This is a predicted structure of a 72-nucleotide RNA (transfer RNA) from Trichoderma atroviride IMI 206040. It matches the Rfam family "tRNA". Rfam describes the family as follows. Transfer RNA (tRNA) molecules are approximately 80 nucleotides in length. The source organism's lineage runs through Eukaryota, Ascomycota, saccharomyceta, leotiomyceta and Trichoderma atroviride.

RNA sequence: GGUCGAAUCGUAUAGCGGUUAGUACACAUGCUUCACACGCAUGAGAUCCGGGUUCGAUUCCCGGUUCGACUA
Numbered sequence: 001g002g003u004c005g006a007a008u009c010g011u012a013u014a015g016c017g018g019u020u021a022g023u024a025c026a027c028a029u030g031c032u033u034c035a036c037a038c039g040c041a042u043g044a045g046a047u048c049c050g051g052g053u054u055c056g057a058u059u060c061c062c063g064g065u066u067c068g069a070c071u072a
Base pairs, nucleotide, nucleotide: 001071002070003069004068005067006066007065010025011024012023013022018055027043028042029041030040031039048064049063050062051061052060
């Protein structure tokens, strides 16, 4: 250089055009305990950036950025 893939709460990861954007761990608060841990309940927190298509985009298309695999 070429080809291909990925990007979603702090981390990991679901979501086949109309979802309240879900789950696990972590975090916060409360309950429990003499206290901590465990356990239980509740809560906060995310769609990489810019365009396009569409009545409607996390999802489809184009470009960019970053990361990865293969190849030369």